[in-house]
């Protein structure tokens, strides 16, 4: 003096897997069937989409775990590799990781 790195934010971009199957449970709607009625309700009917509970089956880039090389008494020791305990498998949301930026450590060293 603010490039570079940390860490906090903001905007862009940003993948993979069942819109699976079962149960009930409320909630919407009613072409069609059936009931009461003849305003229209209702339903052992249909058909959506939710959350819940189970069951299989699958992803991996939130978080977590684990390990080589090194190192060597001990122990430490990555990751986008592995594992899938969280999470996730229409949209949304979340999403490592880029990118530009803002403040911060730091008028430091």
């Nucleotide at each position: 003096a603010c490039a570079a790195c940390g860490c906090a934010g903001g905007u862009g971009g940003g993948a993979g897997a069942g819109a699976u199957c079962a149960g009930g449970c409320a909630c919407c709607g009613c072409a069609a069937c059936g009931u009461c009625a003849c305003a229209g309700a209702c339903g052992c009917g249909c058909g959506g989409a939710g959350a819940c509970u189970g069951a299989c089956g699958c992803c991996g880039a939130a978080g977590g775990a684990g390990c080589a090389a090194c190192a060597c008494c001990c122990a430490g020791g990555a990751a986008a590799c592995u594992c899938u305990c969280a999470g996730g498998c229409g949209a949304a949301a979340g999403g490592a990781c880029c990118a530009c930026u803002u403040g911060u450590g730091a008028c430091a060293a």